[in-house]
């Protein structure tokens, strides 16, 4: 400098393929049961689509530029 693929709560990941479901799981935090006490275990609760524009009744998802990060050529 060229190509590619990634980017979602604190942290890990699903969903994008083929737009609409309350953005789901798990962990992790906090409340409360529960325990003689601490695990464990249960209930509720918290918190996320990298960014800016297009397209569209509707965009995590199609399109485009940026940024970041990995890898390949050179």
């Nucleotide at each position: 400098g060229c190509c590619g693929a990634c980017g979602u709560g604190g942290u890990g990941u699903a969903g994008u393929c083929c737009g609409g479901c309350u953005a789901g799981c798990a962990u992790g935090c906090g409340a409360c049961c529960c325990u003689g006490u601490c695990a464990c275990g249960g209930u509720c609760g918290u918190g996320a689509c990298c960014u800016g524009g297009g397209u569209u009744c509707g965009a995590a998802u199609c399109c485009c530029g940026g940024c970041g990060u990995c890898g390949g050529c050179g």

This is a predicted structure of a 74-nucleotide RNA (transfer RNA) from Halococcoides cellulosivorans. It matches the Rfam family "tRNA". The family's RNA type in Rfam is transfer RNA. Its mean pLDDT, the model's own confidence on a scale to 100, is 82. Lineage of the source: Archaea > Methanobacteriati > Halobacteria > Haloarculaceae > Halococcoides.